Description: The part of an RNA shown here (small-subunit ribosomal RNA, central domain) has 346 nucleotides and comes from a metagenome.
[in-house]
Context: one part of a larger RNA
RNA sequence: UUGGGCGUAAAGGGCGCGUAGGUGGGAUGAUAAGUCGAAGGUGAAAACCAGGAGCUCAACUCCUGGCCUGCCUUUGAAACUGUCAUUCUUGAAUGCGGAAGAGGGAAGUGGAAUUCCUGGUGUAGCGGUGAAAUGCGUAGAUAUCAGGAAGGACACCGGUAGCGAAGGCGGCUUCCUGGUCCGUAAUUGACACUGAGGCGCGAAAGUGUGGGGAGCAAACAGGAUUAGAUACCCUGGUAGUCCACACCUUAAACGUUGGGUACUAGGUGUUGGUCCAAUAGGAUCAGUGCCGAAGCAAACGCAUUAAGUACCCCGCCUGGGGAGUACGAUCGCAAGGUUGAAACUC
Numbered sequence: 001u002u003g004g005g006c007g008u009a010a011a012g013g014g015c016g017c018g019u020a021g022g023u024g025g026g027a028u029g030a031u032a033a034g035u036c037g038a039a040g041g042u043g044a045a046a047a048c049c050a051g052g053a054g055c056u057c058a059a060c061u062c063c064u065g066g067c068c069u070g071c072c073u074u075u076g077a078a079a080c081u082g083u084c085a086u087u088c089u090u091g092a093a094u095g096c097g098g099a100a101g102a103g104g105g106a107a108g109u110g111g112a113a114u115u116c117c118u119g120g121u122g123u124a125g126c127g128g129u130g131a132a133a134u135g136c137g138u139a140g141a142u143a144u145c146a147g148g149a150a151g152g153a154c155a156c157c158g159g160u161a162g163c164g165a166a167g168g169c170g171g172c173u174u175c176c177u178g179g180u181c182c183g184u185a186a187u188u189g190a191c192a193c194u195g196a197g198g199c200g201c202g203a204a205a206g207u208g209u210g211g212g213g214a215g216c217a218a219a220c221a222g223g224a225u226u227a228g229a230u231a232c233c234c235u236g237g238u239a240g241u242c243c244a245c246a247c248c249u250u251a252a253a254c255g256u257u258g259g260g261u262a263c264u265a266g267g268u269g270u271u272g273g274u275c276c277a278a279u280a281g282g283a284u285c286a287g288u289g290c291c292g293a294a295g296c297a298a299a300c301g302c303a304u305u306a307a308g309u310a311c312c313c314c315g316c317c318u319g320g321g322g323a324g325u326a327c328g329a330u331c332g333c334a335a336g337g338u339u340g341a342a343a344c345u346c
Stems, first nucleotide, its partner, number of pairs: 004317003007300002012314001014201004021194003025088007033081002035077008048066007091191001092188003095184005103177007110154001114150008125136002162169002206247006215241002220236004258313006266291011295302002319346003328339004
């Protein structure tokens, strides 16, 4: 490279928007670039293949034919692909009428709890553990009552419930704002799918500057445990966790399952619509669970939310270690990220 693959064996990019490119619905006509037919030219010889001949056979040599799968020219065909023109509405989008939602951003606001401060009551313990001790407390703690302050998180509702492309999103109110679904069939008339580069978003931790700091808590200190204990347990405790702005760009970023379209038994829940001779029922569309037919699969299992049957486009894999390392390039303030080998070894 070919082939074969990517849920769990190596392998789906963390996710989107989108450029080039690839691919692309129905009808009619034109064209003839691709495609297909015919003829001519060319495709040196040798070699190769087949048949025959000659050295006594053979190797070998000679003769004839084929091959040289290609290219060019002329001529023809018009189904398919392309191109051009006209047209259609089912793909796609818009309009109109409805619906649900922790979707996003900003501002305001609420109660419970925690800690701290002040005051009252009150007295010797509190706290903590397997058991203890460090720690706190007669300078009055713990407990309890009243008042005040601060920061952070939102119990119950809460749900294999919902929303979002993913990361993710949860008190309440207001403002701004994105998407989705259903119904209708008015409008456009293929405007579509995918998407190398590119651009944007991207948990937590971490970084910079300035705030904030109640609780929790890496590091750190002490007390225990232990042979030791740089741990597990306990008492403390700083970064951090929170806010604003700017970076970082990685995760078991997981459904370990890329996106789109079409097709292929059913049963049973649930969420949001619509329809019906609608009380509990049924039908249908969109989502979300469970169980199962065919089929698939090494098995586990998947099974209309496919890992089934097909097509289109992208990404990725090719024995283990060395190694996601070195070197180079590039991004970053740094930490580090991205790209990414080889020797050697089994």

Background:
The RNAcentral record of the full RNA draws on SILVA.